[in-house]
Context: one part of a larger RNA
RNA sequence: UGACGGGGGCCCGCACAAGCGGUGGAGCACGUGGUUUAAUACGAAGCAACGCGAAGAACCUUACCAGGAUUUGACAUGGAAGAGACGUGCCCAGAGAUGGGUAUUCCCGCAAGGGCUCUUUGCACAGGUGCUGCAUGGCUGUCGUCAGCUCGUGUCGUGAGAUGUUGGGUUAAGUCCCGCAACGAGCGCAACCCUCGCCUUUAGUUGCCAGCACGUUUGGGUGGGCACUCUAGAGGAACUGCCGGUGACAAGCCGGAGGAAGGUGGGGAUGACGUCAAGUCCCCAUGGCCCUUAUGUCCUGGGCUACACACGUGCUACAAUGGCGGUGACAGUGGGAAGCCAGGCAGCGAUGCCGAGCUGAUCCUGAAAAGCCGUCUCAGUUCGGAUUGCACUCUGCAACUCGGGUGCAUGAAGGUGGAAUCGCUAGUAAUCGCGGAUCAGCAUGCCGCGGUGAAUACGUUCCCGGGCCUUGUACA
Numbered sequence: 001u002g003a004c005g006g007g008g009g010c011c012c013g014c015a016c017a018a019g020c021g022g023u024g025g026a027g028c029a030c031g032u033g034g035u036u037u038a039a040u041a042c043g044a045a046g047c048a049a050c051g052c053g054a055a056g057a058a059c060c061u062u063a064c065c066a067g068g069a070u071u072u073g074a075c076a077u078g079g080a081a082g083a084g085a086c087g088u089g090c091c092c093a094g095a096g097a098u099g100g101g102u103a104u105u106c107c108c109g110c111a112a113g114g115g116c117u118c119u120u121u122g123c124a125c126a127g128g129u130g131c132u133g134c135a136u137g138g139c140u141g142u143c144g145u146c147a148g149c150u151c152g153u154g155u156c157g158u159g160a161g162a163u164g165u166u167g168g169g170u171u172a173a174g175u176c177c178c179g180c181a182a183c184g185a186g187c188g189c190a191a192c193c194c195u196c197g198c199c200u201u202u203a204g205u206u207g208c209c210a211g212c213a214c215g216u217u218u219g220g221g222u223g224g225g226c227a228c229u230c231u232a233g234a235g236g237a238a239c240u241g242c243c244g245g246u247g248a249c250a251a252g253c254c255g256g257a258g259g260a261a262g263g264u265g266g267g268g269a270u271g272a273c274g275u276c277a278a279g280u281c282c283c284c285a286u287g288g289c290c291c292u293u294a295u296g297u298c299c300u301g302g303g304c305u306a307c308a309c310a311c312g313u314g315c316u317a318c319a320a321u322g323g324c325g326g327u328g329a330c331a332g333u334g335g336g337a338a339g340c341c342a343g344g345c346a347g348c349g350a351u352g353c354c355g356a357g358c359u360g361a362u363c364c365u366g367a368a369a370a371g372c373c374g375u376c377u378c379a380g381u382u383c384g385g386a387u388u389g390c391a392c393u394c395u396g397c398a399a400c401u402c403g404g405g406u407g408c409a410u411g412a413a414g415g416u417g418g419a420a421u422c423g424c425u426a427g428u429a430a431u432c433g434c435g436g437a438u439c440a441g442c443a444u445g446c447c448g449c450g451g452u453g454a455a456u457a458c459g460u461u462c463c464c465g466g467g468c469c470u471u472g473u474a475c476a
Stems, first nucleotide, its partner, number of pairs: 001476002003473003007470007015460002019424005026316008034307002042053002064302007073125001077124002079121006087104007106115003127291002130289003136285002138280003141276001143274001148187006154163003167178003193268004198236007207226001212223003239262001242256005318417001322376006334365003339358002343354004383414001388409007430452007
């Protein structure tokens, strides 16, 4: 000087408390450990691994296993020789890779020649998701959006170092004010950026009978108009600016007015010096080491989907503020041409057939919970839907291992979950549906969107994490 203390003081944070809803019990889904296996590929490991890399494992992916092949190689550059193609169609052997046969077949140029492609040949080399993240770059997590981390000059100290950065107030903040052997400065904080909330303006193939006219297939449908809604550009608006109180006459704090909005208005992006030899050599790049008829490459099939069990994260429930039947409104973000699919027909349905519009503010993509009516009357039930059987359907070369969906039948555990433990302070929690990426197909996951919409916070003693000052130390 730090770090640490079941030392002290001050102060924060859904840290506790006050509340609401969960997890831990059940069934299932996903991930992991373990076990098994020819293989169940590899990584991630307290917080900060475990719905994580994976925003899609039937083949492919794929890195694993078994078997079948191959060796200048699936891919790149260079040399030599040969051919004129490459490709496409068909036939044969084979599980396929591959091998054989057959049909067709180059370009520029008068020519020389050149280009391109293929085959053969060996050599330089290719190739490696092989090892080392404790050799590395890059990227990322975490403390932590915490308020800190430093420097120049000066001063003090033999020196390590101190001072500044401590102190008195204040703040979300090393934020600001005052004081002070310090005076300044940098990286952080804040602001500048995006978005939501109010207004003005510009612009109208979306919106409007707002005012007019037409028509009735009643729908902005048509003429017409941009007033309103909206869309998307520009601008305004909030600054403790004003008033009162308080404070040290300061910074600020409390209350009020006006205002769409008030004291950082809500949300996002933004992550200082550093810590954890944190994570990643399997995104990529890269040093070293290793393999080179194999640790490279191609293929078929299998595996990553196993199952006595254990843990984590979720979904669905255990019901009456509920289930079922009928009726029935109201969104927003987005996506759409090998696509979204109106409408019609067939089917109980998944879906199929026909088929309009849409390169899309124009067409398509059904919101659900809520509300209203009826029924069930507390029961393992008209709760719950696991499991299993049968029949179908879709995608795809192909659903046996191993996909999704539909109908009928079957109806398991489960009656609110021990110790323990998690999230959340407002349009939040809870609850309800919708969209998207990936994607042929496959979502309870992820990323977004809107609908309905709470309760509670006395307070900081305690638990956890953190900041500043101070104290002790046999630790560095």
Molecule: small-subunit ribosomal RNA, 3' major domain
Organism: uncultured bacterium